Annotation:
Predicted 3D model of a 116-nucleotide RNA (FMN riboswitch aptamer (RFN element)). Rfam family: FMN riboswitch aptamer (RFN element). The family has 146 seed sequences and 6,230 matches in Rfam 15.1.
[in-house]
RNA sequence: CCGUAUCUUUGGGGGUUGGUGAAAUUCCACAUCGGCGGUAAAGUCCGCGAGCGCAUGGCGCUGAACAGGUGAGAUUCCUGUACCGACGGUUACAGUCCGGAUGAGAAAAGAUGUCA
Numbered sequence: 001c002c003g004u005a006u007c008u009u010u011g012g013g014g015g016u017u018g019g020u021g022a023a024a025u026u027c028c029a030c031a032u033c034g035g036c037g038g039u040a041a042a043g044u045c046c047g048c049g050a051g052c053g054c055a056u057g058g059c060g061c062u063g064a065a066c067a068g069g070u071g072a073g074a075u076u077c078c079u080g081u082a083c084c085g086a087c088g089g090u091u092a093c094a095g096u097c098c099g100g101a102u103g104a105g106a107a108a109a110g111a112u113g114u115c116a
Base pairs, nucleotide, nucleotide: 003114004113005112006111007110008109009108010107015030017029018028019027031096032095033085034084035048036047037046038045043083044082051061052060053059054058065081066080067079068078069077087099088098089097
């Protein structure tokens, strides 16, 4: 150093915009946001978490991208144009408001011990 045990800390962002309307931060327009690991740097690839269900050491379900360029290598970079977003609530349909949540958690960092 690797492995491993215990513990500690960290661990999700975003509309005070305009329009219509009796009523919308929910519709329309415009704006805006992007958890963790892997991999050429990823919301849209692979896997995981979150959420929901169940017969609960776990299993199942669960959203979205293409074209061109550079390069040894990129669905990750650059250019262009798109797309997606749990559950409950609400005078009117929500990624952005309120709530479960001062929660949970993938995981990251550190401390101490231990093995060869």
The model forms 100% of the base pairs in the Rfam consensus. The coordinates come from a structure-prediction model, not an experiment, and the mean pLDDT is 83.